[in-house]
RNA sequence: UGGGACGGCCGGGCGGCCGCGUCCGGUACGCGAGUACCGGCCGAGGAACGUCCGGGCUCCGCAGGGCACGGUGGUGGGUAACGCCCACUCGGGGAGACCCGCAGGACAGUGCCACAGAGAACAGACCGCCCGCACGUCGUUCGCCGGCGAGCGGGUAAGGGUGAAACGGCGGUGUAAGAGACCACCGCACCCCGGGUGACCGGGGUGGCAGGGUAAACCCCACCGGGAGCAAGGCCAGACAGGGCACGUUCGAGGGCUGCUCGCCCGAGUGUCCGGGUAGGCCGCUCGAGGGUGUCGGCAACGGCACUCCUAGAUGGAUGGUCGCCACCCGCGCACGGGUGACCGGCGCGGGCACAGAACCCGGCGUACAGGCCGUCCCGUCCA
Numbered sequence: 001u002g003g004g005a006c007g008g009c010c011g012g013g014c015g016g017c018c019g020c021g022u023c024c025g026g027u028a029c030g031c032g033a034g035u036a037c038c039g040g041c042c043g044a045g046g047a048a049c050g051u052c053c054g055g056g057c058u059c060c061g062c063a064g065g066g067c068a069c070g071g072u073g074g075u076g077g078g079u080a081a082c083g084c085c086c087a088c089u090c091g092g093g094g095a096g097a098c099c100c101g102c103a104g105g106a107c108a109g110u111g112c113c114a115c116a117g118a119g120a121a122c123a124g125a126c127c128g129c130c131c132g133c134a135c136g137u138c139g140u141u142c143g144c145c146g147g148c149g150a151g152c153g154g155g156u157a158a159g160g161g162u163g164a165a166a167c168g169g170c171g172g173u174g175u176a177a178g179a180g181a182c183c184a185c186c187g188c189a190c191c192c193c194g195g196g197u198g199a200c201c202g203g204g205g206u207g208g209c210a211g212g213g214u215a216a217a218c219c220c221c222a223c224c225g226g227g228a229g230c231a232a233g234g235c236c237a238g239a240c241a242g243g244g245c246a247c248g249u250u251c252g253a254g255g256g257c258u259g260c261u262c263g264c265c266c267g268a269g270u271g272u273c274c275g276g277g278u279a280g281g282c283c284g285c286u287c288g289a290g291g292g293u294g295u296c297g298g299c300a301a302c303g304g305c306a307c308u309c310c311u312a313g314a315u316g317g318a319u320g321g322u323c324g325c326c327a328c329c330c331g332c333g334c335a336c337g338g339g340u341g342a343c344c345g346g347c348g349c350g351g352g353c354a355c356a357g358a359a360c361c362c363g364g365c366g367u368a369c370a371g372g373c374c375g376u377c378c379c380g381u382c383c384a
C1' cells in the first nucleotide's frame, strides 16, 4: 500500500420557544371522587419489530395408563429452560485467516428415482471389441490364405455415449475379447490392540466384493411435550326483568381433560332462543434467572464472591414539533494554501441524516438499518 476474514461498539450533540405522560409538592375550585394552573424529578431500542422457540407468572382439579398428534436428533458441557450458546468430532468449501452443515437408522417393511438413455435395482448390448456361420467383392504365393462390406448367431460391462446417479476405484496378471476370475494399493465389512468421559481417532489382522440413492417420503429408534393465556386472574362500584324450549338431580344432565379411549374427580343445575342492562375504577404493573466494576474457577459458553446502581408504566394509548449553531455524509463551485502530479486541506452554496417505536416480564433466534469508529488475524505488492 491493495484485497480479504472475524469480533466488538456508536447510531447525533448543545441551546431557545411551543407541547405531552407517570409521580411528588403548592395554589384555586368542588361535600367528595377529582379538575385546572404553576414548579420539580423521570420519560423507548439495538433491534422496543416479527411473535418463530424456551421459561417465569396466573387460572383450570397438580394434570394417571394406552393410542393418536406435535417437536428434537453427532458428542460433551452451559442454562430456569430451549430448536439457544460454548468446546470438540465427522463431512463439505476456501490459497489462507476462516466459513457452512435439519449431522440417528437405507440387510424391519413399503414407496419413489422426472428428462435423457439400450438399460434406474437382484439391470442393461445403442456404438464399439471378440468368436463362429454363410454371402458379395478385391488381392493371391491358388491354401476356406488375407483385406473390405453388409447379414445372422453368440460372448463381453474394459472403451464411447445418456444421466444427479450405470451394480467398488486404479494399475497389473489373465483372456479370443473381457470380467474381483486372480494379485498389490485404496475403499468396505468383521475382529483385536492402544488413546479419549464421549462422538471418534491411530495401528494390526482376517475376509472377500456382498447390499445404488432418497428418511426436509411414509416409517423405525431414542428423548421431550397437560391446557389456556395479562382481554391470564382478582377486588370494588353501578344497572337490569323476566320468559319459552330441551336434558337432568344417585337409573347422573353437564363439566374438568387439546383428539379418541380406559380410568379418576366435581356435580344440581346445565344448554339454547327471545327480551333487558352495563361496558366505569383499582390491583396485577414492574426490583428482575436485572445492569456495572473488580476478583477467583473454567479453553470457552458460564458460574462463585465482594462492592455498587435503580432509569417508562401509557389504556385511544405520553416520550413530539419548530428554529439556530456545531458534528457527519453527498454533490457543485472557488481568483485560496501545500504538492511535479494523482490528491489533501480551506472557504462558499445546495441537499441528506436510516431502520423503527414499549403495552405482564425475561432468555434466545430471525429480520430491517443512513452513516461511522475500534481491535485481532490472513493473502499479496513495493522499500529498508
Base pairs, nucleotide, nucleotide: 001380002379003378004377005376006375007374008373009372010371012326013325014324015323016322017321018320020043021042023040024039025038026037027036028035029034045355049366050365052364053363054362055361056360057229058228059227060226064262065261066260067259069225070224071223072222073221074088075087076086077085078084089103090101091100092099093098104220105219109218110217111214112213113212126160127159128156129155130154131153132152133151135149136148137147138146139145168186169185171183172182173181187209188207189206190205191204192203193202194201195200233283234282235281236280242274243273244272245271246270247269254266255265256264290309291308292307293306294305295304296303297302328352329351330350331349332348333347334346336345337344338343
This is a predicted structure of a 384-nucleotide RNA (Bacterial RNase P class A) from Tersicoccus sp. Bi-70.
The gene name in the source record is rnpB.
NCBI's taxonomy places the organism under Bacteria, Bacillati, Actinomycetota, Micrococcaceae, Tersicoccus.
The coordinates come from a structure-prediction model, not an experiment, and the mean pLDDT is 76.
The sequence is in RNAcentral, with records from ENA.
Its Rfam family is "Bacterial RNase P class A". Its family is annotated with tRNA processing, ribonuclease P activity and dimeric ribonuclease P complex in the Gene Ontology.